[in-house]
RNA sequence: ACGCCCUCCGAGCCGAAUCGUCGCCCUUCCGAGGGUGGCGAGCGGGGGACCCAGAGUGGCCGCAGGCCGCGGGGGCGAAUCAUGGCGACAGCCGUGUAGGGCCGUUUCAACGGUCCGAGCCCGUCAGCUCACCUCGCAGGCUUACCAGUCGAACAUA
Numbered sequence: 001a002c003g004c005c006c007u008c009c010g011a012g013c014c015g016a017a018u019c020g021u022c023g024c025c026c027u028u029c030c031g032a033g034g035g036u037g038g039c040g041a042g043c044g045g046g047g048g049a050c051c052c053a054g055a056g057u058g059g060c061c062g063c064a065g066g067c068c069g070c071g072g073g074g075g076c077g078a079a080u081c082a083u084g085g086c087g088a089c090a091g092c093c094g095u096g097u098a099g100g101g102c103c104g105u106u107u108c109a110a111c112g113g114u115c116c117g118a119g120c121c122c123g124u125c126a127g128c129u130c131a132c133c134u135c136g137c138a139g140g141c142u143u144a145c146c147a148g149u150c151g152a153a154c155a156u157a
Base pairs, nucleotide, nucleotide: 010143011142012141013140014139018041019040020039021038022037023036024035025034026033027032042137043136044135045134046133047132052127056070057069058068059067060066061065072125073122074121075120076119081096082095083094084093085092086091099116100115101114102113103112106153107152108151110149111148
């Protein structure tokens, strides 16, 4: 000098996953920080009337309807759908795609570049839905680089 790895501070990104306050405990460079529980605010999700929408299929019955069997159905999330190959299966490897993120002062629009296009849960049950009820506030990652172009708006000086 270069490369790689780890930790801390600061600065950023995805995501609802943040802020404040009080009690207890731990650490402390005595500035403060962390853990845990409660409360408040804020953000996000689910359930839940009238009205509206909807009404699987086969069999049986005393046919207003009821019973049994088969098929299921639904939620969070951008993550859906189509298709090719390998494989006995489970799966694995591709190509596209609905949709989504980033390009670092904020927002919007156009163009360009780049990446994602997963996973998990409920358990035969849930359409919408006022009141009402209830749940979550995690996890993951980048950083010593100057990290698109143009226009508009806002804000600041």
A computed fold for a 157-nucleotide RNA from a Solirubrobacterales bacterium, annotated as c-di-AMP riboswitch aptamer (ydaO/yuaA leader). Model confidence (mean pLDDT): 76 of 100.